[in-house]
Parts: sequence; C1' cells; structure tokens
RNA sequence: UCUCAUCCAGAGGGGCAGAGGGACCGGCCCGGUGAAGCCCCGGCAACCAUCGUGUGAGUACUCGUCGUACGAGGCCGCACGCGACAGGUGCUAAGUCCGUCCCGCCACGGCGGGAAAGAUGAGG
Repeated sequence: UCUCAUCCAGAGGGGCAGAGGGACCGGCCCGGUGAAGCCCCGGCAACCAUCGUGUGAGUACUCGUCGUACGAGGCCGCACGCGACAGGUGCUAAGUCCGUCCCGCCACGGCGGGAAAGAUGAGG
C1' cells in the first nucleotide's frame, strides 16, 4: 500500500505514574473518586491455526458387468457448514460514542439505507 470479511453482542481489578483521553474535524462525553503510558493478574470473543464431524463436486485407486462404456465404492486434497480447543492476534466506557458525503422517508424533532474514513483479522 492493495484485496476480502467483520464492526447494535461480550468482557476489569491492582501497582507505578500524574493530565490528559475518546484516530482526524464538529459535537457530546470520560478524567485528581486519578487521563495517557508502563507492569502484574484476570476476563471476553472466536478472525487465523489445530482437532473432530457432515455435505458437495471432482480425482488416484478398488470392485462388478459382455467390450473404447456403464454402475457401485472411494484415501489425501478442495469448497461450504457444524462442533471442540484456546496456540497466534485482537479486545475489555458510551453502536466504530454520535455526526460529516449521497439517496429515500418525514409529524421538520428525526428515521432508514449506502458511501467515505477508521479499527481488527486473514491474504497478497
């Protein structure tokens, strides 16, 4: 830097530290009843990995039938699903905290959908 998937669920205590933090901007919040950061111990979740299992297409191969054909079965691998686990990540205020751009609806307060940006994972 590119591609794909997900982002209305879930999960905090302690020590050091001492004023910021929630990506940016506008809001609105959190914060000396202690922010960021670092460390320790927990927890959540299940993207990847691992294991098991089911289905599907195909295949090496095996068997059968009277034939260049047909039928039955079919390891490994592949695709998709389900389950287990917790090894690699991630996360542990608020929907990605809300909004910004576009479209639609509207009781004009808003509502819904999409995009952009961002975050995380996997791959290039």

A computed fold for a 124-nucleotide RNA from a soil metagenome, annotated as SAM riboswitch aptamer (S box leader). Model confidence (mean pLDDT): 82 of 100.